Predicted 3D model of a 352-nucleotide part of an RNA (small-subunit ribosomal RNA, central domain) from an uncultured bacterium. RNAcentral holds the full RNA, with entries from ENA and SILVA. The prediction has a mean pLDDT of 88.

Context: one part of a larger RNA
RNA sequence: UUGGGCGUAAAGAGCUCGUAGGCGGUUUGUCGCGUCUGCUGUGAAAACGCGGGGCUUAACUCCGCGCCUGCAGUGGGUACGGGCAGACUAGAGUGCGGUAGGGGAGACUGGAAUUCCUGGUGUAGCGGUAAAAUGCGCAGAUAUCAGGAGGAACACCGGUGGCGAAGGCGGGUCUCUGGGCCGUUACUGACGCUGAGGAGCGAAAGCAUGGGUAGCGAACAGGAUUAGAUACCCUGGUAGUCCAUGCCGUAAACGUUGGGCACUAGGUGUGGGGCCUGUUUCCACGGGUUCCGUGCCGUAGCUAACGCAAUAAGUGCCCCGCCUGGGGAGUACGGUCGCAAGGCUAAAACUC
Numbered sequence: 001u002u003g004g005g006c007g008u009a010a011a012g013a014g015c016u017c018g019u020a021g022g023c024g025g026u027u028u029g030u031c032g033c034g035u036c037u038g039c040u041g042u043g044a045a046a047a048c049g050c051g052g053g054g055c056u057u058a059a060c061u062c063c064g065c066g067c068c069u070g071c072a073g074u075g076g077g078u079a080c081g082g083g084c085a086g087a088c089u090a091g092a093g094u095g096c097g098g099u100a101g102g103g104g105a106g107a108c109u110g111g112a113a114u115u116c117c118u119g120g121u122g123u124a125g126c127g128g129u130a131a132a133a134u135g136c137g138c139a140g141a142u143a144u145c146a147g148g149a150g151g152a153a154c155a156c157c158g159g160u161g162g163c164g165a166a167g168g169c170g171g172g173u174c175u176c177u178g179g180g181c182c183g184u185u186a187c188u189g190a191c192g193c194u195g196a197g198g199a200g201c202g203a204a205a206g207c208a209u210g211g212g213u214a215g216c217g218a219a220c221a222g223g224a225u226u227a228g229a230u231a232c233c234c235u236g237g238u239a240g241u242c243c244a245u246g247c248c249g250u251a252a253a254c255g256u257u258g259g260g261c262a263c264u265a266g267g268u269g270u271g272g273g274g275c276c277u278g279u280u281u282c283c284a285c286g287g288g289u290u291c292c293g294u295g296c297c298g299u300a301g302c303u304a305a306c307g308c309a310a311u312a313a314g315u316g317c318c319c320c321g322c323c324u325g326g327g328g329a330g331u332a333c334g335g336u337c338g339c340a341a342g343g344c345u346a347a348a349a350c351u352c
Stems, first nucleotide, its partner, number of pairs: 003324004007306002012320001014201004021194003025088007033081002036076007048066007091191001092188003095184005103177007110154001115149007125136002162169002206247006215241002220236004258319006266297014301308002325352003334345004
């Protein structure tokens, strides 16, 4: 609870696709469903309102009129909404010509570094810390040189730079593949927006099966610290981190800001494309302009303030989601999904 809201106070679903539904461009004709209007019928009585009457008044009661906001039938109107029929191109999409990119998948491959192994040189320490010790080392370590093995991650470039719906994406080459932007205005002709349910995608951790394991490293062990130290520091180290396949479905999944369309001062960077112009043989660069993206500053306006400010939190319209004092509690119960962990949905008593 016909209200007001959702950047930070409670509140935008993690993201996308899309069913029903809601909403929807310009124009012509037609219907007259919504809508407007006239008339007729009905809308019991009582109650209620107005006028009047009866009990000495009032309450009460009786009479008349109104009301009964509605429904049905019928006549008319047709701007707007709707149905049907036709047309249009400014929305949307397609074609054609260009273009940027860590967008996705698979295969192959490169160098630096760490670790380990083998061999050479070489000798007593190394390592680690605030200081130490555990640990490693005369069975030859650390250091250094050569060779080899293996796994993981890609320095510089690298940028409030790029791409993606979000999660996210970074060495190189090839193959397959999605989307965007710009230009052209050739084609379709409203094909659109949103989206309850639903479906798909979804970091990390975790789970299952099989592989892999260099480094790092929950658990665990030891050494320190300390009153204690189930920690912070140190030496080790198993799961895991990696790959394949299948689950899980959650995050401060954040811009803590749902999506679409339109409108509303400027200034200054930066990424992609087009046009004009200048220095101009070309390349490259500068200036102007335009479209798309991404930052900063700022006017009006908004805001409780902070701040936001053409990438709005401004001004409007359409659709969805969500909130309604704190705790109890994102819990119990039930349902449902999951191998499990648990997820989703979601109270109440009580209490302040």